This is a predicted structure of a 73-nucleotide RNA (transfer RNA) from Lineus longissimus.

[in-house]
RNA sequence: GGGGAUAUGGCUUAGUGGUUAGAGCAAUCGUCUCCAAAACGAUAGGUCCUCGGUUCAAAUCCGAGUAUCCCCA
Numbered sequence: 001g002g003g004g005a006u007a008u009g010g011c012u013u014a015g016u017g018g019u020u021a022g023a024g025c026a027a028u029c030g031u032c033u034c035c036a037a038a039a040c041g042a043u044a045g046g047u048c049c050u051c052g053g054u055u056c057a058a059a060u061c062c063g064a065g066u067a068u069c070c071c072c073a
Base pairs, nucleotide, nucleotide: 001072002071003070004069005068006067007066010025011024012023013022018056027043028042029041030040031039049065050064051063052062053061
């Protein structure tokens, strides 16, 4: 220098254009317990990497950029 993949709560991730973006772990609170753990229940936490475009409607499609990883030179 060229090509490809990935980017969604604190962490790991689901979600192939349409009703409120879901889950596990972690956190907080409660039940239980002499206390704690485990178990069970509840709560909070996401401007879906950034900017722009297409569309009635975008996490999802398109373009550019940024970051990480892989391949080639």

Its Rfam family is "tRNA". From the family's description: Transfer RNA (tRNA) molecules are approximately 80 nucleotides in length. By type it is a transfer RNA.